[in-house]
RNA sequence: GGCACCAUAGCCAAGUGGUAAGGCAGAGGUCUGCAAAAUCUCUAUCUCCGGUUCAAAUCCGGGUGGUGCCU
Numbered sequence: 001g002g003c004a005c006c007a008u009a010g011c012c013a014a015g016u017g018g019u020a021a022g023g024c025a026g027a028g029g030u031c032u033g034c035a036a037a038a039u040c041u042c043u044a045u046c047u048c049c050g051g052u053u054c055a056a057a058u059c060c061g062g063g064u065g066g067u068g069c070c071u
Stems, first nucleotide, its partner, number of pairs: 001070007010024003018054001026042005047063005
């Protein structure tokens, strides 16, 4: 220098055009004599910018960061 892949909550992770699942952690409630356990509730500008579309985490272009391969 060229090519490919990856980036989603504090952590792991699903989602392949129709308003973002689940688990762990955290906060609050119920229960209990107190706790533990159990149970309920809460937490997302989907790495950034632009484009396409009625509608974008998803498709397209570019940037940033990471990983791998070739030279």
Predicted 3D model of a 71-nucleotide RNA (transfer RNA) from a Christensenellaceae bacterium. The organism belongs to Christensenellaceae, within Bacteria. The prediction has a mean pLDDT of 80. Its Rfam family is "tRNA". Rfam's curators write: Transfer RNA (tRNA) molecules are approximately 80 nucleotides in length. Rfam classes the family as a transfer RNA.